[in-house]
RNA sequence: ACCUUAUCGAGAGCGGCUGAGGGAAUAGGCCCGUUGAUGCCCGACAACCUGUAUCCACCGGAAGGUGGGUGCAAGGUGCCAAAUCCUACAGGACAUGACAGAGAGCCAUGUGCCUGAAAGAUAAGGA
Numbered sequence: 001a002c003c004u005u006a007u008c009g010a011g012a013g014c015g016g017c018u019g020a021g022g023g024a025a026u027a028g029g030c031c032c033g034u035u036g037a038u039g040c041c042c043g044a045c046a047a048c049c050u051g052u053a054u055c056c057a058c059c060g061g062a063a064g065g066u067g068g069g070u071g072c073a074a075g076g077u078g079c080c081a082a083a084u085c086c087u088a089c090a091g092g093a094c095a096u097g098a099c100a101g102a103g104a105g106c107c108a109u110g111u112g113c114c115u116g117a118a119a120g121a122u123a124a125g126g127a
Stems, first nucleotide, its partner, number of pairs: 002126007013042001015041003021032003026088004043080001045078001048076002050073010084119001089116004093111005099105001
């Protein structure tokens, strides 16, 4: 680097050093930043894995096993502006405008409206 599965609107600093950029990539937008970006350290946050306690179901003669729920723990990872900051692709909803018009309709643009996909991030597993 690749494949699979799960999750991604919750949470987390008025600390030290550094010193100009940063918000993954491309484009557009919108933000953050010398009242200190980024990186490192410290500190926090967090239950994916892990450990442990307990409850339920199933299997078992039993020991125990499997699956699920809940509590506790920071050992392995992760993470600490804004929804993964928003949009981009498909379908729908709504708004505005043009066309058409009896009605239906049709086209364009827009919308922090909905659903799904793509891409990405993280974890666990696989080859």